[in-house]
Parts: sequence; structure tokens; C1' cells
RNA sequence: GCGAGUGUAGUAUAGUGGCAGUACAUGUGCUUCCCAAGCAUAGGGCGCGGGUCCGAUUCCCGCCACUCGCA
Repeated sequence: GCGAGUGUAGUAUAGUGGCAGUACAUGUGCUUCCCAAGCAUAGGGCGCGGGUCCGAUUCCCGCCACUCGCA
């Protein structure tokens, strides 16, 4: 330099045009003499910028970061 892939909550992951889910973690409450465990509940997220569309996490383009391959 060329090509491909990945980017979603603090962490790990699902989702594939129509309300963004799950687990762990965190906060609060219940339980307990206390802790742990358990139960309930709450907060927190689609890498950035454009385009298409009635509507974009999803499709298209560019950029950024990481990974892999070729040279």
C1' cells in the first nucleotide's frame, strides 16, 4: 500500500428495517443477629459523520479504532 472482518450498558454477548434484550456487575428494598447466598426492583448502551427510507442498531458511502490475510 491492497483486501477482509469486528465495533451494542462497567464486562461478556443476542438482535437484523417498526419499543434495544440477556447474563454478570452496580444502587435500593425484603430476608438474616451480621456477612454471604436468595428474591424483588431501579439506573445505565447501538464507534463518529453523511445518505436512502414514513421509519436505520440493521441497508449504502466516508472516517476512526482494533483484528486477520497479502505485498
The prediction has a mean pLDDT of 82. A computed fold for a 71-nucleotide RNA from a Candidatus Tayloriibacteriota bacterium, annotated as transfer RNA. It matches the Rfam family "tRNA". The family's RNA type in Rfam is transfer RNA. Lineage of the source: Bacteria > Bacteria candidate phyla > Candidatus Tayloriibacteriota.